[in-house]
Molecule: SAM riboswitch aptamer (S box leader)
Organism: uncultured Flavisolibacter sp.
RNA sequence: CUUAUCAAGAAAGGCUGAGGGAAAUGGCCCUUUGAAGCCUUGACAACCUGCUGUUACACUUUUUGUGUGAUAUGUAAGGUGCCAACUCCAUCACGCAGGAACAUUGCGUGACAGAUAAG
Numbered sequence: 001c002u003u004a005u006c007a008a009g010a011a012a013g014g015c016u017g018a019g020g021g022a023a024a025u026g027g028c029c030c031u032u033u034g035a036a037g038c039c040u041u042g043a044c045a046a047c048c049u050g051c052u053g054u055u056a057c058a059c060u061u062u063u064u065g066u067g068u069g070a071u072a073u074g075u076a077a078g079g080u081g082c083c084a085a086c087u088c089c090a091u092c093a094c095g096c097a098g099g100a101a102c103a104u105u106g107c108g109u110g111a112c113a114g115a116u117a118a119g
Base pairs, nucleotide, nucleotide: 001119002118003117004116005115006114011041012040013039014038015037019030020029021028024091025090026089027088042083044081047079048078049076050075051074052072053071054070055069056068057067058066059065087113092110093109094108095107096106097105
């Protein structure tokens, strides 16, 4: 940079000791009944991967077997990831509702940013 996904899911112990929820602002939360970090153990999860099933094609010595592709609400934690709150919410644009209103509020869609995976 490209593509896909982001409303689901899943915590205990030890060390340590004041912050944390990506950054900025605002909000709202979590936190001395212990934040963040590190370590150990345990879980969650099917993106990659393996296996299995199905299927298409090709090859074959034509019973069959092999290879390639596709697919599954199947199966397995090997490679990653992850284990408060939708990616905690908002920010920019548009639409709808309400309204006197380009105010405030609610809902929705998209964008931006971010996270993860594969390339």